[in-house]
A computed fold for a 117-nucleotide RNA from Evansella caseinilytica, annotated as SAM riboswitch aptamer (S box leader). The prediction has a mean pLDDT of 82. Its Rfam family is "SAM riboswitch aptamer (S box leader)". The family is grouped with related families in Rfam's "SAM clan". Rfam describes the family as follows. The SAM riboswitch is found upstream of a number of genes which code for proteins involved in methionine or cysteine biosynthesis in Gram-positive bacteria. Of the family's consensus pairs, 97% are formed in the model. It was read from a public genome assembly, where an Rfam model found it.
RNA sequence: CUCUUAUUCAGAGAGGUGGAGGGACUGGCCCGAUGAAACCCGGCAACCUUUCAACAUGUUUCUUCUUUGUUGAAAAGGUGCUAAUUCCUGCAAAGCUGCUGCUUUGAAAGAUAAGAG
Repeated sequence: CUCUUAUUCAGAGAGGUGGAGGGACUGGCCCGAUGAAACCCGGCAACCUUUCAACAUGUUUCUUCUUUGUUGAAAAGGUGCUAAUUCCUGCAAAGCUGCUGCUUUGAAAGAUAAGAG
C1' cells in the first nucleotide's frame, strides 16, 4: 500500500512543554493568543492478547486435569481514542413541498481494530 470482516449518535483534564494553526478531502459551518498542531502526563473505551467466574460442550475417566463456545468481570500487555454524531455535507432512492428546500433510508469516502497478501 491492497483485500476481507467488524465498529463508527456512548465515554474521556480549568495539567506541563510548545508556540499558529486545526477540524482527512469538497462546499459549508466551526475551534484557536481566555492559546492551535505536536510531545509528555492524566483519562476513556474494551478491537486483539491475558487473567478470573458462571453456564454449555468435546475427550477421557471416576475425579481431577483438559478442548471449544457463550455471557459477565478485571484492565496487566498490543493498539486506539480523548470540541461539535465520523461537526454537517458530497452519490442513489423514497416521502413532503409555497419549487426552493426539508426529512428518512442505503451506499461511497474517511477512521480504528483484527486477519490475509